[in-house]
RNA sequence: AAAAAUGUUUCCUAGGGUUCCGCAUAUUUUGUUUGGUCUGGUCCGAGAGGAAACUCGCAGUGUUUAACACUACUGUGCCACGGAGGGAUAAAAGCCCGGGAGAU
Numbered sequence: 001a002a003a004a005a006u007g008u009u010u011c012c013u014a015g016g017g018u019u020c021c022g023c024a025u026a027u028u029u030u031g032u033u034u035g036g037u038c039u040g041g042u043c044c045g046a047g048a049g050g051a052a053a054c055u056c057g058c059a060g061u062g063u064u065u066a067a068c069a070c071u072a073c074u075g076u077g078c079c080a081c082g083g084a085g086g087g088a089u090a091a092a093a094g095c096c097c098g099g100g101a102g103a104u
Stems, first nucleotide, its partner, number of pairs: 007054006015044002020041002022038001023035002026032002056077006079099001081102001085097003
C1' cells in the first nucleotide's frame, strides 16, 4: 500500500523470566562476584481474558435526490477442548509456529 471481516490497533490483566534497577551474599569495596527456589520496579504478555478506539457486515432513522449512493446517527455482530516439539529475545511464558497436529 492492497486485500481481508470469527477484522486491526492501543491500554490493562492472568501469566513469564532475569538484560537493567532494587534487595541480599561475598569481596581485592565510588568497583567487582553470586542469587529469580529474591516480595518488587523497568521489560515480555493472551485466537480461545477485560476495556476502549477505528474499520467492516446486517437492520433501521434522518439529510438529499426523480430515484439510488455519500456525509450524520441508532441497534446488533455468535462459538472456541487443544498436546508434544521447535523459535525469538538477556531469558522465559497463555508470546510466535497456532482457531496448527489432534479431539468432539
A computed fold for a 104-nucleotide RNA from Cytobacillus horneckiae, annotated as Guanidine-I riboswitch aptamer.
Its Rfam family is "Guanidine-I riboswitch aptamer". From the family's description: This family represents a conserved RNA structure found upstream of the ykkC and yxkD genes in Bacillus subtilis and related genes in other bacteria.
Model confidence (mean pLDDT): 81 of 100.